[in-house]
Molecule: THF (Tetrahydrofolate) riboswitch aptamer
Organism: marine eukaryotic metagenome
RNA sequence: GUAGAGUAAAUAUUGUGCGUGAAGUGUCAUAAGAUGGGAUGUCGCUUAUGAACGAAAAACAGUCUAGUUUGCGAUACAAUAUUGCGUCCGCUGC
Numbered sequence: 001g002u003a004g005a006g007u008a009a010a011u012a013u014u015g016u017g018c019g020u021g022a023a024g025u026g027u028c029a030u031a032a033g034a035u036g037g038g039a040u041g042u043c044g045c046u047u048a049u050g051a052a053c054g055a056a057a058a059a060c061a062g063u064c065u066a067g068u069u070u071g072c073g074a075u076a077c078a079a080u081a082u083u084g085c086g087u088c089c090g091c092u093g094c
Stems, first nucleotide, its partner, number of pairs: 001094004009083009018073003027051007037089005057070004
C1' cells in the first nucleotide's frame, strides 16, 4: 500500500415457557446505560418512568380450582442458520 475478520443487534427455523380472567409486544415523551481489541460516535440497541392506544378464541372436561388440546400474541428465553460499526488506531493475510 492492498484485501479481510470481529460489536450492539435484526430476521428465519426449532425447542421450552408466559399470556389469552390481558401481562407482554408495538407507538410517543423524558432520563440513564451498553455498543468490533482501544478511542469517539450514531438516524441503530437496551433499561426505567410517564402518556395515549389496544387483542382470538375454539373443542373437550366440569364448577372456580380456571385443567387438557388446537389456535392466537408485532409474547419471553435458548440453540442453529443468515445478516451485521461511521471516523481514527490496532489485528490477520499478501